[in-house]
RNA sequence: GCUUCCAUGGCUCAGCUGGUAGAGCGACGCACUCGUAAUGCGUAGGUCGCCGGUUCAAAUCCGGCUGGAAGCU
Repeated sequence: GCUUCCAUGGCUCAGCUGGUAGAGCGACGCACUCGUAAUGCGUAGGUCGCCGGUUCAAAUCCGGCUGGAAGCU
């Protein structure tokens, strides 16, 4: 230098064919318990890496950039 893949709550990830952003774990509160853990119920937390484009509408499609992984030279 080239090719491919990845980037979404604190962590691990889903969301494939564009139409209100989700799960598990974690955090917090309540219940239960003599108390803790476990369990149950609930709450908060993400302008979807950044900048543009297409579209009535973009996490999703297109281009560029940044960071990461693998391969080739």